[in-house]
The RNA shown here (transfer RNA) has 71 nucleotides and comes from Serendipita vermifera MAFF 305830. It matches the Rfam family "tRNA". Rfam classes the family as a transfer RNA. The coordinates come from a structure-prediction model, not an experiment, and the mean pLDDT is 82. NCBI's taxonomy places the organism under Eukaryota, Dikarya, Agaricomycotina, Sebacinales, Serendipita vermifera.

RNA sequence: AUGAGUAUAGUUUAAUGGUAGAACAUCAUGUUUCCACCAUGAUGGUAUCGGUUCAAAUCCGAUUACUCAUA
Numbered sequence: 001a002u003g004a005g006u007a008u009a010g011u012u013u014a015a016u017g018g019u020a021g022a023a024c025a026u027c028a029u030g031u032u033u034c035c036a037c038c039a040u041g042a043u044g045g046u047a048u049c050g051g052u053u054c055a056a057a058u059c060c061g062a063u064u065a066c067u068c069a070u071a
Base pairs, nucleotide, nucleotide: 001070002069003068004067005066006065007064010024011023012022013021018054026042027041028040029039030038047063048062049061050060051059
């Protein structure tokens, strides 16, 4: 330089264009003499900017970051 791929919660990871879910972690309450375990609940999210669509995490374009391949 060229080509390809990935980007979703603090972490790992789902989601056929139709209300973004789970596990772990964190917090609160309950239980316990206290801690731990356990139970219930809460918090927290689609890399950025545009476009298509009644409706976009999903489709299209550009950008950014990272990874891979070729030279």